[in-house]
């Protein structure tokens, strides 16, 4: 601290996703110890059982049994005494409001932080001060008696008290009515008067004195309780401020509501309540109301700033089955109290009761998920008590849970034949691996035996010393001693045995550390993202190694982090999402210059809080850590108080530069209304004319003899205003174009007179606002949605014509959107130059059109600086500063629903399910284009001459067959592989055989030469049987070659992949391209160069030039053809000698001439004129066999098509192995309904046909060519001379050129087809061969659309020759010569090329890409007649419990009152009213599930119909 992902590659914008941390987790797979935390997050869902708050007998009466002793008795039985004033239960006090749980409900009646209480309380507790006199009268417990199933209850009767009541005292306190000081009020202190108002005892000791029979008291002295009152503590009430989560698709909320005056009630203020009065209060600084929530201390994270979270442990609040209530109390509206109503369990004898685990353990339930119905109160703490001690599921403690954290161990050392085993292999060999074994050791843990701390301090009892008192008494105190452990068989120490009991888990493409082999075969699977899987998967699965952590390791939630991806630190808005369509303006927000004053903001100290616990930093104590303890920082904050005053705020004063005024002047389609003009269209009238016209791509719809179009003349309407005109003017925008008046509004120049900061910006608001649309009424000439009709098309609900209404035009009134665009709010400073135009003004003696300066508009261009890059660039997208609007991936959606607004159409506002990993934005190489621009090629165009028709050949589909063997598929597969399928070939098919094999090669076994020979048997191959029979080294054993067998390793495979390859090939293409090295631009990826200007077949050369050199190609070089020339002269030649023949280089000879094949010349724009940039070229022309590359061949850049071959060969993998191999016979490749391609002969007179005659190159020849001679009509035979060939044969060249003949016919053209005799080749010619000869005589009379080759010795046309080959189905294929042509000198258009450039949503690159409807399947969402719940509101009934008030004819002891009662005081039961919960009824809102239907909407290798966008995308 960052990575992966859009791309052919780049930058950048953007979003997905990963690595880190953490969790009260969970889930899977392992699981040895121990110490520390921590454990129902879901049903605030229901609960059995057992416990969780009791205690005091030193407040009070009253008081047992079991059991034991013991008396009596014979026993039963009785008594008596301990048991015991003890247990249970009763008054009465104090706790039961603490502690525990738990988070429902609560957005403020909660919290935190800081203040106020001059507006208030307290039981226990500690201090001071004062007290504590005298007296009464009940009620439980008890006891009878009734009622009940019970729970319980009533009724008599007795009784205590620290319980209850009455008096007395009155220091204080409370009221009332006064003073005095304080204070800014409210009110406080302090005083005087007057009324009012308390109390309870218990216990221990005690010397002398009183009372008393006595126990006992009075009195003293102690404790403990009791009243008043002040005061502390330490706890609560009540109030302010501030801060506390989403939503405006909740904007308007409120009648006790806001204030007031009285009253009542609280401890206490207060509309807290009531009555009366006024009409206020709250609210865009988010009221009201929705949703969702306990808050914080603080935990996670983060670098911080923040996000998220509020379990354990602390503070605060809330709650106790659900709602209501109030009573006791100092405290409660009260978790294990009460009433009342509800719902749910339970008990019933049916009347009637009882109960609340959100307390500690349990149990169900739902859930993915959370323990033991445990042990002591020893420790610490609470109630109580004088104490002792009793209670205490608070606590302390074991248990269960790897849930976390943190510690340990599961051995250490040595030890290569680097065993064995697996695993991989290139087979050699590497891995596991010092790993194991083996040897020597050690003893943690856990096991087994023993021992053994601290947690304990109290208190109480003993003794001793101090205080208190009269006291050696009591009491309180201080020291010694004694005595108390749940945990606990504790931690800890020692001994013993013993390597022995103790490792797994996920990963291994990339991010991201770590591979190999196998099995699978888009299957079976994996995936956080990107992606893996279709037969060589490091991405599935398993092994094997490796890698990471380790008693754990993954996996899944979920938070924050990375993500500056909501940004305050710390983001944007021209084109990636984002500037509101433009302005005026209200709240806000932000503001020139200067002086004063205050002190809110700010600073700076002080104080006080900011509990504790956490965090950090020393120290420290468990063996270390985790964990604890002690110190200190810190807790960034909120208030107090003193200070400062430079900056903002406030208050005042002045100023002119900001802004506006005012005079002078200036431009201009800026708005409004009226009015007026001219040119065109159209229509009407009326003249001329007389066949058309329009109209298109080409035509048709239309118009037209009823007289059009065309013209002229007149006349009417209605719109719109040529030329000027201009990246010119005006306006905020939206717009604004004839001319004139009138009204009007902005701006811009000049003076500096006057105001004096009056300013900018603007949420909400108002207005304004193209085009089309609505609404009324008008107008309607063109023009044109719709519509209608002609066209094109496959279709044409479009593009094209012809028609045509809405509308466009005006009035008045609504819509309010737009690419309302500079896709760039607005305002105000500053920041290089250069230029053009508008509109003013100044200067230069004057003028001015001319120069210079100025202000102000609108443009270019351009530099710094910004930007991702395009680009923008004083008209900023540059630098600051203000205010506003506005984005946060793509879809879904600018949709739905809600509200609004509209007369509608429709606007504005504006999501979520759900899906996708991407969508974009600049650029950049390509490639395309029904884009442009130059070039070029038999590309077309101009010829010529084919194909396409026919008949035959061949190739190929298709079909058909046992088989019809594979391959090749556009150009670039189809006379191709095949330069020869009867058998072989032959891969194929029927059948008949062989199995180490037709064929290599090593080892073995056992025997021989091998072969031949011969019989059977068979279609052959083959079987099965006889018969002969080795070589060569060695004396000999023996070894060796060779052949047959037997086994084993292998062999073999035209079986499979050309999409796993080498090699070859072809294709663009002989196109003229295609690269790098430095350099230089550019963030890049790439560019330059290779671009421009010229030339060229040609990136061929030459200028230019941020290039500068090189290299593949192209050119040369090579071969061959064309002329000379030297050498050479036979088998070739024969000119000139000379012999000779019928003829003939025949012979002598010759080298001169053809020629033959060796060297060499020649040609390079060298030469001359133009033109050209003085270039490079290019035209022309000399000369020259040839001239601009002479002609022709080989030669074929990086590359492209996954292009062809696994069937030339070679080769991975895969399959095969008595067979997909191998041997044989026959048969197939020759099949034929059709279709396609390549030919060949023909269709005839330029011919056919007969006769005669001439010329040529290049090849071949020995299992070969074959002369002459004869035989046949002919193919052919017989026959051999010659000849490994410039010698001799093939060999006859042909068209040609003489002459004849045929007369335009389906023919004396064709020649297919079939009959028949021959012939030759071969083992063999039936299927299936070629050839000859008689005979037949088809089809065709120049070929539809289309489409092929050719530019010169080419086309066309004639023959020869060869390879393969026995022979041939060759009309093929490769080559040689023979005659020997037209055209064109151009680049419009079709096709391919190459180069600059442009436009791209395409990169598998146009055979791309991609849209919408339709069908299918699935997912979520909307709308819907309704139905169903849930919250909340109002309004009305109905009214429980209670409190309050009123009554209280009924009841009642305490006081008065009289004795004998009545009676008063006062209270009570009961009734009555207010209010009141839950309930009912209706009426609304809001949510949620559900719904027949209905609607778009995402998603889904291979459906349909079109072809809408991307290039000019074929109509931009």
């Nucleotide at each position: 601290a960052g990575g992966g992902u859009u791309u052919g590659a780049u930058c950048c914008u953007g979003g997905c996703u990963c690595a880190g941390a953490a969790c009260g987790a969970a889930c899977g797979u392992u699981g040895g110890c121990g110490g520390c935390g921590u454990g129902g997050a879901u049903u605030a869902g229901g609960c059995a059982u057992g416990c969780a708050a009791g205690u005091c007998g030193a407040a009070c009466g009253a008081g047992a049994a079991a059991g034991g002793u013991u008396u009596c008795g014979a026993a039963a039985g009785a008594g008596a005494c301990c048991a015991a004033g003890u247990a249970a239960a009763g008054u009465g006090g104090c706790g039961g409001a603490a502690g525990g749980g738990u988070g429902a409900g609560u957005a403020a009646u909660g919290c935190a932080u800081a203040a106020a209480u001059a507006a208030c309380u307290c039981a226990c507790c500690u201090c001071u001060g004062a007290g504590a006199u005298g007296g009464g009268g009940a009620c439980a417990a008890c006891u009878a008696c009734u009622c009940g199933a019970a729970a319980g209850a009533g009724u008599u009767g007795c009784u205590a008290a620290u319980a209850c009541c009455c008096a007395a005292u009155g220091a204080g306190a409370c009221c009332a009515c006064g003073g005095c000081u304080c204070g800014a009020a409210a009110g406080a202190u302090c005083u005087g008067u007057g009324u009012u108002u308390a109390a309870a005892g218990g216990u221990g000791g005690g010397g002398a004195c009183c009372c008393g029979c006595a126990a006992g008291g009075g009195c003293c002295u102690g404790c403990c309780a009791c009243u008043c009152a002040g005061a502390g503590a330490g706890a609560g009430g009540u109030u302010u401020a501030u801060g506390u989560c989403c939503u405006a698709u909740u904007a308007g909320c409120u009648a006790g509501u806001u204030g007031g005056u009285g009253a009542g009630g609280u401890a206490a203020c207060g509309g807290c309540u009531c009555a009366c009065c006024a009409a206020g209060g709250c609210g865009a600084c988010g009221a009201u109301g929705g949703g969702u929530a306990g808050c914080c201390g603080a935990c996670c994270u983060g670098a911080g700033a923040g996000g998220g979270u509020g379990a354990c442990c602390g503070g605060c609040c809330a709650c106790a089955c659900u709602g209501g209530g109030a009573c006791u109390g100092a405290g409660a509206c009260a978790c294990u109290g009460c009433c009342c109503a509800g719902a749910c369990u339970c008990c019933u004898a049916c009347g009637g009761g009882a109960g609340g685990c959100u307390g500690c353990a349990g149990u169900c339930g739902a859930g993915a998920a959370u323990c033991u119905u445990c042990c002591g109160c020893a420790a610490u703490g609470c109630g109580c008590g004088a104490a002792a001690g009793c209670g205490u599921g608070a606590c302390g403690g074991a248990g269960c849970g790897a849930c976390g954290c943190c510690g340990c161990g599961u051995g250490g050392g040595u030890g290569a034949u680097g065993a064995a085993g697996g695993c991989c292999u290139u087979c050699g060999g590497g891995u596991u691996g010092u790993a194991a074994a083996g040897c020597c050791c050690u003893g943690u843990c856990a096991c087994c035996u023993g021992g053994a701390a601290a947690g304990a301090a109290u208190u109480a009892c003993g003794a001793g010393g101090g205080g208190u008192g009269a006291a050696u008494a009591u009491c309180c105190u201080c020291u010694c001693g004694u005595u108390u452990g749940a945990c606990g068989c504790u931690a800890c120490c020692a001994g013993g045995a013993g390597a022995g009991g103790a490792a797994g888990c996920a990963c291994c493409g990339g991010c991201u550390a770590a591979a190999u082999a196998c099995g699978u075969g888009c299957c079976a699977g994996c995936a956080g993202c990107c992606g893996c899987g279709g037969u060589u998967a490091u991405a599935c699965g398993u092994a094997u190694g490796g890698u990471g952590c380790g008693a754990a390791c993954g996996u899944u939630g979920u938070u924050c982090g990375g993500a500056a991806u909501c940004a305050c630190u710390g983001g944007g808005c021209a084109u990636a999402a984002a500037g509101a369509g433009c302005a005026c303006g209200u709240a806000g927000g932000c503001g020139g210059u200067u002086g004063a004053g205050c002190a809110a903001g700010u600073c700076c100290a002080u104080u006080g809080u900011g509990a504790a616990a956490u965090c950090c930093c020393c120290c420290g104590g468990c063996c270390u850590a985790a964990c604890c303890g002690g110190g200190g920082a810190a807790c960034u904050g909120c208030a107090u108080u003193g200070g400062a005053u430079a900056c903002u705020a406030c208050u005042u004063g002045a100023c002119u530069u900001g802004a506006g005024u005012g005079c002078a002047g200036g431009a201009g389609g800026g708005g409004a209304g009226a009015g007026u003009g001219g040119a065109a269209u159209u229509c009407c009238a009326g003249g001329u004319g007389g066949a058309g016209c329009g109209g298109u791509g080409a035509a048709a719809u239309g118009c037209g003899u009823a007289g059009a179009u065309a013209u002229c003349u007149g006349g009417a309407g209605g719109a719109a205003c040529g030329c000027c005109g201009g990246c010119g003017g005006c306006g905020a925008a939206a717009g604004c174009g004839a001319c004139u008046c009138u009204c009007u509004g902005g701006u811009c120049u000049g003076c500096a007179a006057c105001u004096g900061a009056c300013g900018c910006u603007g949420a909400g608001g108002u207005g304004c606002g193209a085009a089309a649309g609505c609404u009324a009424g008008g107008g309607g000439a063109g023009c044109a949605a719709a519509c209608g009709g002609g066209a094109u098309u496959a279709g044409a609900u479009a593009c094209c014509c012809c028609g045509g209404u809405a509308g466009u035009c005006c009035u008045a009134g609504c819509c309010c959107u737009a690419a309302a665009c500079g896709a760039u709010g607005g305002g105000c400073a500053c920041u290089a130059a250069g230029u053009a135009g508008g509109g003013g003004g100044a200067a230069u003696c004057c003028u001015a059109u001319a120069u210079u300066c100025u202000c102000u508009c609108u443009g270019c261009c351009g530099g710094a600086g910004u930007u991702a890059a395009u680009a923008c660039a004083u008209u900023a997208a540059g630098u600051g500063c203000c205010c506003c609007g506005c984005c946060u991936g793509g879809g879904g959606a600018g949709u739905a629903u809600g509200g609004u607004c509209g007369c509608a159409a429709g606007g504005c506002u504006a999501a979520a399910a759900c899906u996708c990993a991407a969508a974009g934005g600049a650029a950049u190489u390509g490639a395309c284009g029904g884009g442009g621009g130059c070039u070029u090629a038999c590309a077309c165009a101009a010829g010529c001459g084919g194909u396409g028709g026919a008949g035959c050949a061949u190739g190929u589909u298709g079909u058909u067959c046992a088989a019809u063997u594979c391959g090749a598929a556009u150009c670039a597969a189809c006379g191709c592989g095949a330069a020869g399928a009867a058998c072989c070939u032959u891969a194929c098919c029927u059948g008949g055989g062989c199995u180490u094999g037709a064929c290599a090669u090593g080892c073995u076994u056992g025997g021989g030469a091998c072969a031949g020979c011969c019989u059977a048997u068979g279609a052959a191959a083959g079987u099965a049987g006889g018969u002969c029979u080795c070589c060569c080294c060695u004396c000999a054993c023996g070894g060796g070659g060779c052949c047959c067998u037997u086994g084993c390793a292998c062999a073999g495979g035209u079986g499979u992949u050309g999409c796993a390859u080498g090699g070859c090939u072809g294709u663009c293409g002989u196109c003229a391209g295609c690269u790098c090295g430095u350099g230089u631009c550019g963030u890049g990826a790439g560019a330059u160069g290779u671009c421009g200007g010229g030339u060229u077949a040609a990136g061929u050369c030459c200028c230019a030039u941020a290039a500068c050199g090189a290299g593949c190609g192209a050119a040369a070089c090579c071969c061959u053809u064309g002329u000379c020339c030297u050498u050479a002269g036979u088998u070739g030649c024969c000119a000139g000698c000379g012999g000779g023949u019928a003829a003939a280089g025949c012979c002598g000879g010759g080298g001169a001439c053809u020629u033959u094949a060796a060297g060499g010349a020649g040609a390079c724009u060298g030469c001359c004129g133009g033109u050209g940039u003085u270039a490079a070229a290019c035209c022309g022309g000399a000369g020259g066999a040839a001239g601009g590359u002479g002609g022709g061949g080989a030669c074929g850049a990086c590359g492209u098509c996954a292009a062809g071959u696994c069937a030339u060969c070679a080769u991975g993998g895969c399959c095969u192995u008595u067979a997909u191999g191998u041997c044989c016979a026959g048969g197939g490749c020759u099949a034929c309904a059709a279709a396609c391609g390549u030919g060949c002969c023909a269709c005839a007179a330029u011919g056919g046909u007969c006769g005669g005659u001439a010329c040529g190159a290049a090849g071949g020849g020995a299992a070969g060519c074959a002369a002459a001679g004869c035989c046949g009509a002919g193919a052919g035979g017989c026959g051999g001379a010659g000849c490994a060939a410039a010698c001799c044969c093939c060999a006859a060249a042909a068209a040609g050129c003489c002459g004849a003949u045929c007369c335009c016919a389906g023919u004396u053209c064709g020649g297919a087809u079939u009959g028949g005799g021959a012939g030759c080749u071969g083992c063999a010619a039936u299927u299936c061969g070629c050839u000859c000869c008689c005979a037949u005589g088809a089809a065709g009379u120049u070929g539809g659309a289309a489409u092929c080759g050719c530019u010169a010795g080419u086309a066309a046309u004639c023959g020869c020759g060869g390879a393969u080959c026995a022979g041939c189905c060759a009309c093929g294929c490769c080559g040689c010569g023979g005659u020997g042509a037209a055209u064109g000198u151009g680049u419009u258009c079709c096709u391919g090329a190459g180069c600059c450039u442009u436009g791209u949503a395409c990169a598998c690159a146009c055979c791309g890409c991609c849209c919408g409807u339709c069908a299918a399947g699935c997912c979520a969402c909307c709308c819907a007649a309704g139905c169903a719940g849930g919250g909340u509101u109002c309004a009305c009934c109905c009214g429980a419990a209670a409190u309050c008030g009123c009554u209280g004819a009924c009841c009642c002891a305490a006081c008065c009152g009289u004795u004998a009662a009545a009676g008063g005081a006062g209270g009570g039961a009961g009734g009555c009213g207010c209010u009141g919960a839950a309930g009912g009824u209706g009426a609304g809102u809001u949510u949620u599930g559900u719904g027949a239907g209905g609607g778009g909407g995402a998603c889904u290798a291979a459906g349909u119909c079109g072809g809408a966008a991307c290039a000019a995308g074929g109509u931009a």